Record summary:
The prediction has a mean pLDDT of 82. A computed fold for a 73-nucleotide RNA from a Phycisphaerales bacterium, annotated as transfer RNA.
RNA sequence: GGGCUCAUAGCUCAGUUGGCAGAGCGCGUCGCUGAUAACGACGAGGUCUCAGGUUCAAGUCCUGAUGGGCCCA
Numbered sequence: 001g002g003g004c005u006c007a008u009a010g011c012u013c014a015g016u017u018g019g020c021a022g023a024g025c026g027c028g029u030c031g032c033u034g035a036u037a038a039c040g041a042c043g044a045g046g047u048c049u050c051a052g053g054u055u056c057a058a059g060u061c062c063u064g065a066u067g068g069g070c071c072c073a
Base pairs, nucleotide, nucleotide: 001072002071003070004069005068006067007066010025011024012023013022019056027043028042029041030040031039049065050064051063052062053061
């Protein structure tokens, strides 16, 4: 220098044909218990990496940038 791939909650990851952003773990409150763990209920937590474009509508499609990983030279 070139190619491929990934970026979504604190962590690990889903997200269907473009149509209300989710799960597990973790965290908080409550229940249960003699107490803790486990279990149950409820809750908080999001610039969907960034900038443009297409569209009535974009996490999803297109272009570019940034960062991580892999490969080639």
Source information: Lineage of the source: Bacteria > Pseudomonadati > Planctomycetota > Phycisphaerae > Phycisphaerales.